[in-house]
RNA sequence: CAAGUAGGCUGGGUAAUCGCGGGUGAGCCACUGAGUGGCGAGCCUGAGGAAAGUCCGAGCUCCACAGGACAGGGUGCUGGGUAACGCCCAGCGAGGGUGACCUCAGGGAAAGUGCAACAGAAAUCAUACCGCCCUAGUCGCAAGGCUAGUGGUAAGGCUGAAACGGUGCGGUAAGAGCGCACCAGCAGCUAGGUGACUAGCUGGCUAGGUAAACCCCACCUGGAGCAAGACCCGAUAGGGGAAGGUUGAGGUGGUCCGCUGACUUCCCGGGUGUGGUCGCAUGAGGUGUCAGGCAACUGGCGCCCUAGAUAGAUGAUUACCGCUCCUCUCCUAUGACGGCAACUGAGACCGAUGCCCUUGGGUAUGGGUUAAUGUGACGCCCGAUAUGAGAGGAGAUACAGAACUCGGCUUACAGGCCUACUUGCAGA
Numbered sequence: 001c002a003a004g005u006a007g008g009c010u011g012g013g014u015a016a017u018c019g020c021g022g023g024u025g026a027g028c029c030a031c032u033g034a035g036u037g038g039c040g041a042g043c044c045u046g047a048g049g050a051a052a053g054u055c056c057g058a059g060c061u062c063c064a065c066a067g068g069a070c071a072g073g074g075u076g077c078u079g080g081g082u083a084a085c086g087c088c089c090a091g092c093g094a095g096g097g098u099g100a101c102c103u104c105a106g107g108g109a110a111a112g113u114g115c116a117a118c119a120g121a122a123a124u125c126a127u128a129c130c131g132c133c134c135u136a137g138u139c140g141c142a143a144g145g146c147u148a149g150u151g152g153u154a155a156g157g158c159u160g161a162a163a164c165g166g167u168g169c170g171g172u173a174a175g176a177g178c179g180c181a182c183c184a185g186c187a188g189c190u191a192g193g194u195g196a197c198u199a200g201c202u203g204g205c206u207a208g209g210u211a212a213a214c215c216c217c218a219c220c221u222g223g224a225g226c227a228a229g230a231c232c233c234g235a236u237a238g239g240g241g242a243a244g245g246u247u248g249a250g251g252u253g254g255u256c257c258g259c260u261g262a263c264u265u266c267c268c269g270g271g272u273g274u275g276g277u278c279g280c281a282u283g284a285g286g287u288g289u290c291a292g293g294c295a296a297c298u299g300g301c302g303c304c305c306u307a308g309a310u311a312g313a314u315g316a317u318u319a320c321c322g323c324u325c326c327u328c329u330c331c332u333a334u335g336a337c338g339g340c341a342a343c344u345g346a347g348a349c350c351g352a353u354g355c356c357c358u359u360g361g362g363u364a365u366g367g368g369u370u371a372a373u374g375u376g377a378c379g380c381c382c383g384a385u386a387u388g389a390g391a392g393g394a395g396a397u398a399c400a401g402a403a404c405u406c407g408g409c410u411u412a413c414a415g416g417c418c419u420a421c422u423u424g425c426a427g428a
Base pairs, nucleotide, nucleotide: 001424002423003422004421005420006419007418008417009416010415012321013320014319015318016317017316018315020046021045022044023043024042027039028038029037030036031035048399052410053409055408056407057406058405059404060225061224062223063222067257068256069255070254072221073220074219075218076217077091078090079089080088081087092106093104094103095102096101107216108215112214113213114210115209129157130156131153132152133151134149135148136147137146138145139144165183166182167181168180169179170178184206186203187202188201189200190199191198192197229278230277231276232275239268240267241266242265243264244263250260251259285304286303287302288301289300290299291298292297323395324394325393326392327391328390329389330388332386333385334384338381339380340379342375343374347370348369349368350367352365353364354363355362356361357360
C1' cells in the first nucleotide's frame, strides 16, 4: 500500500422566534359549607437501531377461590449465563477456508416399521449375469474348445449415490481377514478432563445409508390476550316461545378423572353513547466506577428520570457551523498529444583557396545563408489530473415512524468513522 475477517459507533449540530403533545405550576377569576370549575407566566420533557416482521420467551390481566393424567406441541453435543427462551458465552465433534474466521434441524439405526426410481445377479440379515478353479465326458497332433455338475468361489468385471471394511503383500486348485502390515469402524482396559470427548494399549476381523421419514429416549409445556381487563354516566319490555337440567345442565383450547354447582342453549321482539375515566409508564430501567469471572454476566457504591397520543402530537422560519454536488480562482506536484528550445541535417544558393585544362568549365577542401526529415525518460510552456486553500450557488438526499412493557432472533440500510486480527506485495 492492497485485499479480507470479527466487533463497535454515527447517520446532522448550535442558537433564537413562532406553533403542537405531556408533566409541574407562582398566581388570578367565578361559585361556594367543604370544595368544584376556568385562565395561567415560568420551568422540565417529547420516536428507532431497527420503532419493521409478529418468529420465540416472559412480566401483567382475565377464564378461576383446583388440581392431576393423557393426547398435542416444542427443544435436542457438553458446561455455564439469564426472570425465561428455540437466545447469549465458552468448549467438544464434523465440514469449509492459505489464514484471521465461518457453518451445523449436532441424542438413538443392535426396539420396531418404512424408503432408496431406473440400472444391476443382488439394495439387508441379499446375491451369481459375465467370470475364475475342480471333477467327468467329448473334439483336437498340440495350444485349446464344447457339454454336464449331487462341486468350490465372491478376489476381477458390469450397474449404481451407495454392493457386507479399504490399500498392499503372502497364501491357495482358484479365492476369501485365510494370515500379516498400515488405516477406518466396533468392543474392552488405562490415563487426562466437571463433561461432551481426547490419547495410548489390546482384541475379534467387521450385517451399510436414511429419523428437516414414522418412531424411541431425555427435558420443557394450561388457554386467550391491552381490541386483556376494571369502573362511571345514560335507557328500556330484566318481554314472548322452544329444548335440556340436582339421575348433575353449565364451567377453565381437546379427552378422561376430580372439583364446583343452578341455571344453560336456540329463535322472535324491544332499548342504550363509534361516550368518559383508569389500565398508561419507576422499570428483570439507564449510566459511571470498583470487585469477581476467559466470557456471557453477577454483586457493591454513586448519579439520572429520558414520549404516553386516541383520527392519533414533536413542525415551520432565520443565522452560523458541518456534510454532499456544481462553477471560478490560487499554491504545489504530475503532465500524454501538441508548441517552443535543443540535437540531427538531405537539398539549394553565395563566397574563398588548391589543382587540371585555351576565353570558360571540371574537381577537392573548408566557410557562410537557407532548410526538408528524424530524435528522446531528460529543458520551458500548455490542454488536463490530483491534494490543499478561498469565494459563489444549489440541496436535505440511507432504511424508515411508538400505541401495554421488556429480553432476544430475523430482515432493510446512501454516506462516514473507530478498534483488533489475517494474508499478499514493496521498503528499512

Bacterial RNase P class A from an uncultured Clostridia bacterium, 428 nucleotides, folded computationally. Of the family's consensus pairs, 96% are formed in the model. The coordinates come from a structure-prediction model, not an experiment, and the mean pLDDT is 77. Its Rfam family is "Bacterial RNase P class A". The family's RNA type in Rfam is ribozyme.